[in-house]
RNA sequence: AGCAGGACAAAUGGUCGCUGUUCUAUGUUUUACAUAGAAGGGAGGAAAGUCCGGGCUCCACAGGGCAGGGUGCUCCGUAACGCGGAGUCUCGGUGACGGGAAGGAAAGUGCCACAGAAAAUAUACCGCCCUUUUAGACGGCUGGCCCGUCUAAUAGGGUAAGGGUGAAAAGGCGAGGUAAGAGCUCACCGCUCCGAUGGUGACAUCGGAGGCUUGGCAAACCCCACCCGGAGCAAGACCAAAUAGAGGGACGUUUGAGGGCUGCCCGUCCGAGUCCCCGGGUAGGUUGCUCGAUUCCAAUAGCAAUAUUGGGGCUAGAUGAAUGACCGUUGUCCCGUAAAGGGUGACUGAUACGGGAAACAGAACCCGGCUUAUGGACUGCU
RNA sequence: GGGCCGUUAGCUCAAUUGGCAGAGCAAGGGACUCUUAAUCCCUAGGUUGGAGGUUCGAUUCCUCCACGGCUCACCA
Numbered sequence: 001a002g003c004a005g006g007a008c009a010a011a012u013g014g015u016c017g018c019u020g021u022u023c024u025a026u027g028u029u030u031u032a033c034a035u036a037g038a039a040g041g042g043a044g045g046a047a048a049g050u051c052c053g054g055g056c057u058c059c060a061c062a063g064g065g066c067a068g069g070g071u072g073c074u075c076c077g078u079a080a081c082g083c084g085g086a087g088u089c090u091c092g093g094u095g096a097c098g099g100g101a102a103g104g105a106a107a108g109u110g111c112c113a114c115a116g117a118a119a120a121u122a123u124a125c126c127g128c129c130c131u132u133u134u135a136g137a138c139g140g141c142u143g144g145c146c147c148g149u150c151u152a153a154u155a156g157g158g159u160a161a162g163g164g165u166g167a168a169a170a171g172g173c174g175a176g177g178u179a180a181g182a183g184c185u186c187a188c189c190g191c192u193c194c195g196a197u198g199g200u201g202a203c204a205u206c207g208g209a210g211g212c213u214u215g216g217c218a219a220a221c222c223c224c225a226c227c228c229g230g231a232g233c234a235a236g237a238c239c240a241a242a243u244a245g246a247g248g249g250a251c252g253u254u255u256g257a258g259g260g261c262u263g264c265c266c267g268u269c270c271g272a273g274u275c276c277c278c279g280g281g282u283a284g285g286u287u288g289c290u291c292g293a294u295u296c297c298a299a300u301a302g303c304a305a306u307a308u309u310g311g312g313g314c315u316a317g318a319u320g321a322a323u324g325a326c327c328g329u330u331g332u333c334c335c336g337u338a339a340a341g342g343g344u345g346a347c348u349g350a351u352a353c354g355g356g357a358a359a360c361a362g363a364a365c366c367c368g369g370c371u372u373a374u375g376g377a378c379u380g381c382u
Numbered sequence: 383g384g385g386c387c388g389u390u391a392g393c394u395c396a397a398u399u400g401g402c403a404g405a406g407c408a409a410g411g412g413a414c415u416c417u418u419a420a421u422c423c424c425u426a427g428g429u430u431g432g433a434g435g436u437u438c439g440a441u442u443c444c445u446c447c448a449c450g451g452c453u454c455a456c457c458a
Stems, first nucleotide, its partner, number of pairs: 001382005008375001010330007018042002021039008044360001048371002051369005056232004068228005073087005088102001089100004103223002108221002110217003125163002127159005133153008141144001171189002174186003190212001191210008236287004247277005258270004294313008332357007341348002383457002385452005392407004401438001409425005431447005
């Protein structure tokens, strides 16, 4: 200068509060509630994002399929996962180490802009080579509508080595070969197929065959394999006012229910409804609610994740939503001043004093993960 | 608490088998007019909310964040 890892989330005391639990006392009509006092409990590694998976609850459901969604190297772990562990292959890094949605492009469909001859049934712009014809130059002698060489143009073919385009160009490179070339042939590398060996497997190593033959994209449709019912604690369950009222019953409308005046009766006034039962269920309350795939230690199995056995521990349950504030002491780090000591020196600096700093963030049914935010220190490695 | 949507120029919105990011209004300049408005012409203005990935190439496909909205008529 980097890389990886696990753990912690400063400790302690005092005062005043907040919110549950238990006990005691007092009050209201016993249960219950209120008040007072005492004891004891009170956020996290991410409680967050709500991105996955499960428990739990209700709804749906004979069974199977389609549609839709998700996952995708291998083996193992797990209640389950898109998670974790150990590996394989590949990419990046000098390295410690890190990343990888890493099945199939030879089932089919589609896309590959611009440029370029051609973007996938291969093709041919420049170039290279052969042939025909024409023209020109030079040379030859047999002096011609002659022959040879070179150059240019035209036409017909061969070729894919080279140039050029592009993100990507039809195996790479070297030698032989050829008119020029070309897996046309050969060696090496790569690819495909087959076999053997090792490994549970992904795969690796070795041997043989094939001249080779088939670009990229599936985080394009799709194919293959496997998985998935929906909603969520504002799920769900119980108790249950007031008002309205489906239904049922009783009494009653000149034979007066019931109500007002009153302590009661009489009396008087109003008067057609009044009272009771009951279901559903609103407000509200209770529950679900925290002991659980729990945590710590040890042993055993395993490389590990993890599992089994034994022993110990109990650790928030609020709901207009508590878990806070202030003051001390000690510890850690930083800055300033002084400074023993060390060093030739730059410098370093025990100790003392003064000042300062300490993050991200907060439960809301509960767990297992992932991701994101975040403080200072420690350990190992390059 | 749970659930569901959105983000492109100053504002309101487009952009499809992934291939040069555009329209209207607003802004600036010019023309017309005595002047202004209206009208016509021209111009500028973009980290497509941020970061990473797939791909030759991303507004578009995938992942993770940020911000905003739906308000008890999204759910008691």

The prediction has a mean pLDDT of 78. Predicted 3D model of RNase P RNA and transfer RNA as a complex of 458 nucleotides. It holds a member of the Rfam family "Bacterial RNase P class A". The family's RNA type in Rfam is ribozyme. Its family is annotated with dimeric ribonuclease P complex, tRNA processing and ribonuclease P activity in the Gene Ontology.